[in-house]
Context: one part of a larger RNA
RNA sequence: CUGGGCUUAAAGGGUGCGUAGGCGGUCGAUCAAGUCCGGGGUGAAAUCCCUCGGCUCAACCGAGGAAUUGCCCCGGAUACUGGUCGGCUAGAGGCACAACGAGGGGACGGGAACUGCCGGUGGACCGGUGAAAUGGGUAGAGAUCGGCAGGAACGCCAGAGGCGAAGGCGCGUCCCUGGGUGUGUCCUGACGCUGAGGCACGAAAGCUGGGGGAGCAAACGGGAUUAGAUACCCCGGUAGUCCCAGCCCUAAACGAUGGGUACUAGGCGGUAGGCUCGGCCUGGGCUUGCCGCCGAAGCGAAAGUGCUAAGUACCCCGCCUGGGGAGUAUGGCCGCAAGGCUGAAACUC
Repeated sequence: CUGGGCUUAAAGGGUGCGUAGGCGGUCGAUCAAGUCCGGGGUGAAAUCCCUCGGCUCAACCGAGGAAUUGCCCCGGAUACUGGUCGGCUAGAGGCACAACGAGGGGACGGGAACUGCCGGUGGACCGGUGAAAUGGGUAGAGAUCGGCAGGAACGCCAGAGGCGAAGGCGCGUCCCUGGGUGUGUCCUGACGCUGAGGCACGAAAGCUGGGGGAGCAAACGGGAUUAGAUACCCCGGUAGUCCCAGCCCUAAACGAUGGGUACUAGGCGGUAGGCUCGGCCUGGGCUUGCCGCCGAAGCGAAAGUGCUAAGUACCCCGCCUGGGGAGUAUGGCCGCAAGGCUGAAACUC
C1' cells in the first nucleotide's frame, strides 16, 4: 500500500460556522477531457518466461519468440463521469399565517429560607455525636415576637416534559435577539452535502485587575476516632463559590455511538401543530416535527441495537494498528502562570 476497523476490545475530533478540496437532483442539446474500440509509433540491450541449439550434463553461453501491464499520435463511439448552453421542481432557500419552548443578552421587581445587627418576652442551657469533646451561653445564649441589613439560590408547578450545535438553560415582568416546527404552495431554480487548514463557542477548577461576601467550603487550626489517623465524624475557617472586564481551553466535554441523504414490520406513551368524522362535548380516524418505552427482520462476540440503527447503501471528515515506557522526552506553536496542543525513541514484556 492493499485490506480490516472505531457503543463496551485500540479507535468519533468537546461543539458549531466555514475556506480549499471531495461528492452531487431531473430533462434536452452540444463538445468529446475521463471512458471504450480500431490503427500507427515508441517502450535500448541484458535480466525474467517459452521454444530450439552449443560446451559429455548443469551452471554458463548462443538464437528466435513472448513479455515490457506504459506513454504518444491518428480515426471512431457517446451510455456513464466531466465542460458549455437551455429548461424543470421532488433537494435547498425565500414569503405569508399560526402555535410552542428553563434558547441567548440586558434592566427592573418578588417571596421563602439563611446569617448578622437592634429591640421585646424569658432565664439556663444550646449545639453536636455512635458516644463525646472542642464550640456558643448569666457581659443573658438557645427558644419566641417585631424591626433593619446583606448575599446567594429560586420550593411547589416539574413531567421518561421543553429548548439549545455542544458546553448548558428553571422565581416574575419588560426590552433586545437566535433557532426549530406546523399550515398554505405564491416566489427563487440545484443556490446542495461534507469539510484538511482557519475562525468562533466551550462545565468545573484555575489565573490577572476591580468589586462583593449570607451560606457553603479546598488549605489551615482545634475536638474526637485509632496502634497511628497528615482521613472518614464534629467545632471553627481562608482562598474560592457571586458580579464586571480579560485570560485559561480541559473533562467519564458520554448516547463512551461524527455529519448528510435514501430505503427497511409493528405496538404503546409523551410533546408542538394540522386535517377530518359524528349534532356538540368526553371522543374516534388520518397526518407532520420532536422526545421516550417495547419489539419483526436484520445486525452483533455477547450485552444489546432495532425508522432517534449498532439494519441496507452512497458521499465527506476525524481516528485506530499489542501492553508498559508515555500523553513522558524533545522541537515547535499557544499561555501571565498553572499548563494546553502537537508528540517520539531507547529499553522491556

A computed fold for a 349-nucleotide part of an RNA from a Planctomycetota bacterium, annotated as small-subunit ribosomal RNA, central domain. The organism belongs to Planctomycetota, within Bacteria. The prediction has a mean pLDDT of 90. It matches the Rfam family "Bacterial small subunit ribosomal RNA". Its family is annotated with ribosome and structural constituent of ribosome in the Gene Ontology.